[in-house]
Source information:
The prediction has a mean pLDDT of 80. Lysine riboswitch aptamer from uncultured Acetatifactor sp., 164 nucleotides, folded computationally. The model forms 100% of the base pairs in the Rfam consensus. Rfam family: Lysine riboswitch aptamer. The family has 47 seed sequences and 3,224 matches in Rfam 15.1. The RNAcentral record of the sequence draws on MGnify.
RNA sequence: GAUAGAGGUUGCGUGUUUCAAAAGUAUUCCUUCGGAUGUGGCAGGCACAGGUGAGGAAGGUUGAAAGGGAAAUACGCCGAAAGGAGCGGUGUACUGCGGCUGUAUCCUUGGGCAUGGGGUUAAGAGCCACAUGACUGUCAUCUAGCAAUAGGUGGUGCGCUAUC
Numbered sequence: 001g002a003u004a005g006a007g008g009u010u011g012c013g014u015g016u017u018u019c020a021a022a023a024g025u026a027u028u029c030c031u032u033c034g035g036a037u038g039u040g041g042c043a044g045g046c047a048c049a050g051g052u053g054a055g056g057a058a059g060g061u062u063g064a065a066a067g068g069g070a071a072a073u074a075c076g077c078c079g080a081a082a083g084g085a086g087c088g089g090u091g092u093a094c095u096g097c098g099g100c101u102g103u104a105u106c107c108u109u110g111g112g113c114a115u116g117g118g119g120u121u122a123a124g125a126g127c128c129a130c131a132u133g134a135c136u137g138u139c140a141u142c143u144a145g146c147a148a149u150a151g152g153u154g155g156u157g158c159g160c161u162a163u164c
Base pairs, nucleotide, nucleotide: 001164002163003162004161005160008078011077012076013075014074015073016072017071018070019069029060030059031058032057033056037049038048039047040046041097042096043095044094081109082108083107084106085105086103087102088101089100090099110136111135113133114132115131116130118128119127120126137156138155139154140153141152142151143150144149
């Protein structure tokens, strides 16, 4: 340097189907009250709607979906993948911020779990980062043991094991 593997039965990610929830919510239409604003993620500008009645409120009518979740199943894998930054695209013809999205670029994280407050979300679910805790994989080292292995300490994936 190349090839092949291991960590877990709650390893990681993606797709499909079904179900619950979102929710009788957003929205459509009608009536009444009311009387000048409202919409485009936020602000400015701009555009559009509005006394042929805006926003709002009450009653009736219509009535979703996305992201996220659970189960089953299929596929790709073991920096699997996740997060942050930068760059690109999108988004009102614009500017700034934010959102979504892509990334052979840079940084961090071995893995899952629990707890805590924070962010996100409709949410007591889930996800994200941080802190703490035990568990676990692996390597080094020390002790015990014939050995298998057990215990202590420390490190962590550009790592570890096997073969060439």